[in-house]
Context: one part of a larger RNA
Molecule: small-subunit ribosomal RNA, central domain
Organism: Hippophae tibetana
RNA sequence: UUAGGCGUAAAGCAUCUAUAGGUGACUUCUUAAGUUUUUCAUCAAAUCCUAAGGCAUAACCGCAACAUAGGCAGUGGAAACUACUAAGAUGGAGUACAGUAAGGGCAGAGGGAAUUUGCAGUAGAGCGAUGAAAUGCAUAGAGAUCAGAAAGAAUACCAAAGGUGAAAGCACUCUCCUAGGCUGACAUUGACAUUGAGAGAUUAAAUCUAGGGAAGGGAAUGGGAUUAGAUACCCUAGUAUUCCUAGCCAUAAACAAUGGAUACUUGGCAUUGUGUGUUUCAACUUGUGCAAUGCUGUAGCUAACACAUUAAGUAUCCUACCUUGGCAGUACAUUUGCAGGAAUGAAACUC
Numbered sequence: 001u002u003a004g005g006c007g008u009a010a011a012g013c014a015u016c017u018a019u020a021g022g023u024g025a026c027u028u029c030u031u032a033a034g035u036u037u038u039u040c041a042u043c044a045a046a047u048c049c050u051a052a053g054g055c056a057u058a059a060c061c062g063c064a065a066c067a068u069a070g071g072c073a074g075u076g077g078a079a080a081c082u083a084c085u086a087a088g089a090u091g092g093a094g095u096a097c098a099g100u101a102a103g104g105g106c107a108g109a110g111g112g113a114a115u116u117u118g119c120a121g122u123a124g125a126g127c128g129a130u131g132a133a134a135u136g137c138a139u140a141g142a143g144a145u146c147a148g149a150a151a152g153a154a155u156a157c158c159a160a161a162g163g164u165g166a167a168a169g170c171a172c173u174c175u176c177c178u179a180g181g182c183u184g185a186c187a188u189u190g191a192c193a194u195u196g197a198g199a200g201a202u203u204a205a206a207u208c209u210a211g212g213g214a215a216g217g218g219a220a221u222g223g224g225a226u227u228a229g230a231u232a233c234c235c236u237a238g239u240a241u242u243c244c245u246a247g248c249c250a251u252a253a254a255c256a257a258u259g260g261a262u263a264c265u266u267g268g269c270a271u272u273g274u275g276u277g278u279u280u281c282a283a284c285u286u287g288u289g290c291a292a293u294g295c296u297g298u299a300g301c302u303a304a305c306a307c308a309u310u311a312a313g314u315a316u317c318c319u320a321c322c323u324u325g326g327c328a329g330u331a332c333a334u335u336u337g338c339a340g341g342a343a344u345g346a347a348a349c350u351c
Base pairs, nucleotide, nucleotide: 003323004322005321007305008304012319014202015201016200017199021195022194023193026088027087028086031083033082034081035078036077037076039074042071043070050064053061054060092192093189094188095187097184098183099182100181104178105177107175108174109173110172111155115151116150117149121145122144126137127136163170164169208247209246210245211244212243216242217241221237222236223235224234259318260317261316262315263314264313267296268295269294270293271292272291273290274289275288276287277286300307325350326349333344334343335342336341
């Protein structure tokens, strides 16, 4: 490479947008490139197969070939399929309209609880911590209680198997701006679709750069314990950091360890949004459509576990990736970054 695979054995890019390319629904017409078919030419000799015959046999030599299939080129037809030309239709896909749910995003404003700190009052000896203690705080008045003040960070209950976003993620309340989804009706465009190498955008936490901020938590570090030791677990302090602004970094068990799109395939129960039938004054009740989220389970599938209309079932299209373990996500080289690093990524050797 072929073939086979990719939830857990090696293997789905962290996620999305989109270029080239690939693939692509219905009807009619045109062309004839692919496709299919007729006919013709050609495919040297040696060699191989069949084989008369000949060297005493054999090896060997070998007259003579037929036919079929196939390749390539020309020529003449066919028009179902793919493609092309032209036209049309609407079911796929958009746009507009009417509703609707939401922690979707950005910015601004406001609130309360708690914590800590300063100040004032009361009071007067311990507090705090732990398995037990000690370090620590405290008569220079702690801890407790209470009036008022300041600061920073996070938003109890509601809260849920719940909502929303492409993913990372998003939750106190209100407001401006703004993206997307779903439902309904069927107005409009008329295949405008799908996937997507390269490319671009976004990307938790931690780290880095510059400037702010700093209540609580808290790597490092100091001290106290524990212990044979204790560079730990426990305690007491506490820097970076955690927060904000502007940049950088580009990685996570970035997980559903499951790429995207379309269609089809028994059921049951439940939740969210919305439409609708029955019923009703209304609300319940009950049936049903679409979209989303879960549990259970049949066929099927699977090595098993399990998956099972949200498939890991049945099919089609596109794409990333895998090919024994180690060496190794290492070396070298290139790109990239302020740096730490990241991306691409071997071999010898060994089993």